Predicted 3D model of a 79-nucleotide RNA (Glycine riboswitch aptamer) from an Anaerolineaceae bacterium. Lineage of the source: Bacteria > Chloroflexota > Anaerolineae > Anaerolineales > Anaerolineaceae. The coordinates come from a structure-prediction model, not an experiment, and the mean pLDDT is 82. The RNAcentral record of the sequence draws on Ribocentre. Of the family's consensus pairs, 88% are formed in the model.
RNA sequence: CCUCUGGAGAGCCUUGCGGGCACCGAAGGGGCAAGUUCCGAAUUUUUCGGGAGGAAUCUCUCAGGUUAGAAAACAGAGG
Numbered sequence: 001c002c003u004c005u006g007g008a009g010a011g012c013c014u015u016g017c018g019g020g021c022a023c024c025g026a027a028g029g030g031g032c033a034a035g036u037u038c039c040g041a042a043u044u045u046u047u048c049g050g051g052a053g054g055a056a057u058c059u060c061u062c063a064g065g066u067u068a069g070a071a072a073a074c075a076g077a078g079g
Stems, first nucleotide, its partner, number of pairs: 001079006011021001013020002022066003028062001029060003036052007
């Protein structure tokens, strides 16, 4: 990566249409902690300041989703 199986949450609201309001977090995407590392300074083996890098099912709600279907993080089996 491929195949199969399982797979949550939230209105099948409203409008003639375009759309509107309310809501969800588990496609994707964004943000952040600690430890680590670099530089500088100082009261020097410690302290302070700045940078780098940095996870999530945490968070944002851009996208996506709110009957069913499709999709779906993640888990199991096989290749």